[in-house]
Context: one part of a larger RNA
RNA sequence: GGCGUUUGGUGGAUGCCUUGGCAGCAAGAGGCGAUGAAGGACGUGAUACUCUGCGAUAAGUCAUGGGGAGCCGAGAAUAGGCUUUGAUCCAUGAAUCUCCGAAUGGGGCAACCCACCUGACAUUCUGUUAUUGUUAGCCUUCGGGUUAUCAAUAACGGGGUGAAACAGGUACUUAAGACCUGAAUACAUAGGGUUUUAAGAGCAAACCCGGGGAACUGAAACAUCUAAGUACCCGGAGGAAAGGAAAUCAAUUGAUACUCCCCUAGUAGUGGCGAGCGAACGGGGAUCAGCCGAGCCUUGAGAAUGAGAAGAACAUGUUGGGAAGCAUGGCCAUAGCGGGUGAUAGCCCCGUAUUCGAAGUUCGAUGGGACGUAUUAAGUAGGGCGGGACACGUGAAAUCCUGUCUGAAGAUCGGAGGACCACCUUCGAAGGCUAAGUACUCCUUGCUGACCGAUAGCGAACCAGUACCGUGAGGGAAAGGUGAAAAGCACCCCGACGAGGGGAGUGAAACAGUACCUGAAACCGGACGCCU
Numbered sequence: 001g002g003c004g005u006u007u008g009g010u011g012g013a014u015g016c017c018u019u020g021g022c023a024g025c026a027a028g029a030g031g032c033g034a035u036g037a038a039g040g041a042c043g044u045g046a047u048a049c050u051c052u053g054c055g056a057u058a059a060g061u062c063a064u065g066g067g068g069a070g071c072c073g074a075g076a077a078u079a080g081g082c083u084u085u086g087a088u089c090c091a092u093g094a095a096u097c098u099c100c101g102a103a104u105g106g107g108g109c110a111a112c113c114c115a116c117c118u119g120a121c122a123u124u125c126u127g128u129u130a131u132u133g134u135u136a137g138c139c140u141u142c143g144g145g146u147u148a149u150c151a152a153u154a155a156c157g158g159g160g161u162g163a164a165a166c167a168g169g170u171a172c173u174u175a176a177g178a179c180c181u182g183a184a185u186a187c188a189u190a191g192g193g194u195u196u197u198a199a200g201a202g203c204a205a206a207c208c209c210g211g212g213g214a215a216c217u218g219a220a221a222c223a224u225c226u227a228a229g230u231a232c233c234c235g236g237a238g239g240a241a242a243g244g245a246a247a248u249c250a251a252u253u254g255a256u257a258c259u260c261c262c263c264u265a266g267u268a269g270u271g272g273c274g275a276g277c278g279a280a281c282g283g284g285g286a287u288c289a290g291c292c293g294a295g296c297c298u299u300g301a302g303a304a305u306g307a308g309a310a311g312a313a314c315a316u317g318u319u320g321g322g323a324a325g326c327a328u329g330g331c332c333a334u335a336g337c338g339g340g341u342g343a344u345a346g347c348c349c350c351g352u353a354u355u356c357g358a359a360g361u362u363c364g365a366u367g368g369g370a371c372g373u374a375u376u377a378a379g380u381a382g383g384g385c386g387g388g389a390c391a392c393g394u395g396a397a398a399u400c401c402u403g404u405c406u407g408a409a410g411a412u413c414g415g416a417g418g419a420c421c422a423c424c425u426u427c428g429a430a431g432g433c434u435a436a437g438u439a440c441u442c443c444u445u446g447c448u449g450a451c452c453g454a455u456a457g458c459g460a461a462c463c464a465g466u467a468c469c470g471u472g473a474g475g476g477a478a479a480g481g482u483g484a485a486a487a488g489c490a491c492c493c494c495g496a497c498g499a500g501g502g503g504a505g506u507g508a509a510a511c512a513g514u515a516c517c518u519g520a521a522a523c524c525g526g527a528c529g530c531c532u
Stems, first nucleotide, its partner, number of pairs: 001531009015517001016481002020452002022449007029441002031203002039100003042055003046078002049075003061094006070082003105114003115170005121162013135148005172200010207238001208236005218225001222272001248255002259286005269277002290433003296369003302363004308356003314329005330347002332336001338350003382406008392418001413428005468475002488516001491503004
C1' cells in the first nucleotide's frame, strides 16, 4: 500500500410527523376615509431587546351581557400584585387615541420647523349686587333702623397684561344662503371680496363601463391584414357594472324588453379570397317586470347572526416506562365527525347529534301616513366629403357613430324590412328609470380533497417581503422535529476555575445531551486477519 471482516467520524439522504400552504364548495361581506383612512414613525411594562396589544387615560379606562377560578400576552424568568365584594377571559357599545400620512394654518429633506386668532387659566384695574366689619351723620320705644365713607370676601359683567404650557379654529375647489362692493354702460348685470353651511379630495385584490392605444408575433420575407381594440395609460362607478321595455325581428303563420349559457356553426359570409377573421334568423335552457322616481316616513309578525348554556354511556385482568393495545364481561347512541390524553379510546377530556340563546346588527311579512306622477323631443332624421363600429377590409353595402358642409316632415306624418323603387308588413327615433338570471374575491365563517408534506406546498410552516444585493426602479434567500414530562446531567475527576471528555445521576432510551427523532451515500480514520 492492497483486499477482507469489523468499529467509528463526517454528512444530512430516507422514513415518520405538521403548526403552513394549495384548490374548491356553501354562506357572509363587498368597502375604509376630513368624526382624519390605508400605511407608518415614536412611545407605552418593575425589568435591556424583538414580536403582539395599546396611545401621555398608552399589554390599557368605562358600561351592559356572558362566564366561574384562577390571573398579570409570546420569546422567559424573578420581584411585586389582582381575584367568589366575581378577577383574567369572551361579546357588544362607549371614552382616550402623540406625530407623520389625502394631510388640509404656512413651510419641509415624512414622522420635523415656524405661526396667527379666539378661549380657558393666572393676574391687575373697574362696575353692580350680597354678606361681614370700620368710621361718620340722622331717627330711636335704646332692641335697633336708615344714609354715606372705607376695607375684606363671594358671585356676575367690562377693560388691560401674560414667559412657558393647555383647548378649539385658520388649506383648496364646488354648491347653496346672507352681506359688502362693482366695469364696458345711466339703472343694472358680469366680475371681485367677506362670512355661514354642506360636499369632494386619498386608499383598496379582481370583476365592470368609458376615453386613448402599441409592438414582438403570424402571414414561413413584407406593406393591406394579423397579433388586438390585447398589453399598457387615463377617467368613473357599484356590490355587481353594463344593457333594457322595439322608429326590434319575422315573412303572410307570427314572435315579443334586456342579460347569461348550450346549439345553430367553424355554417352564411368576409379575406394580399392569403394568413386568418367569423355572425345572425331559429331552437333549447337560467331568470322573468315593467314603467314615468318602482321610492320616503312609521309599524315590526317572523328570520339570520351571535358571547354562550344543557348535553348519554366502563370496569377488571394482562404486556409494557406508559394502555387507548390484547383478554373477559358490560353500557350509550337523533351522539361510532374530529382532536387530545405517556402506543391504536363511542363510554377519560374537549367536543359531536339534539335542544335553547341576551344585547347589538342585518333582512323583513303586514298595517298606517305623506309626497310625486313627464307628455311625444330640430340644427334632429336624412344627404355630401373624411373616418370609425357592425363577422362584413368600400364593396351592390343596407344598419349604427360623427370631424366638417348642409338640412326635412309632424301621425292625412315618419323609420325599417342588406343598394334602390313599388306594394305589403311592422314599428314610432331625436327624454328618462328599472330587480332577477351574469362576472369577480383583498376579506370572514364552516366544510371538503385519488392536493403538498420542509429542494415539496405560497417567495415566506421558523420574528419573511426579513437578512442580503442594487444610486434607484427593483431583486430576494437559507433556516421545522430532544423527551411523555426538562426530569436539560446535583456531585467528583482530567484539563487553563477553558473547549472537550471520563465517572455519577435523570430517563423506557443519553449512540434521545439542547452541534439533540430516524441517521443512507460520497469522503476520512481505528482494530484484527491475509498478501506484497

A computed fold for a 532-nucleotide part of an RNA from Ruegeria pomeroyi DSS-3, annotated as large-subunit ribosomal RNA, domain I. The full RNA is in RNAcentral, with records from ENA, RefSeq and SILVA. The coordinates come from a structure-prediction model, not an experiment, and the mean pLDDT is 83. NCBI's taxonomy places the organism under Bacteria, Pseudomonadati, Roseobacteraceae, Ruegeria, Ruegeria pomeroyi.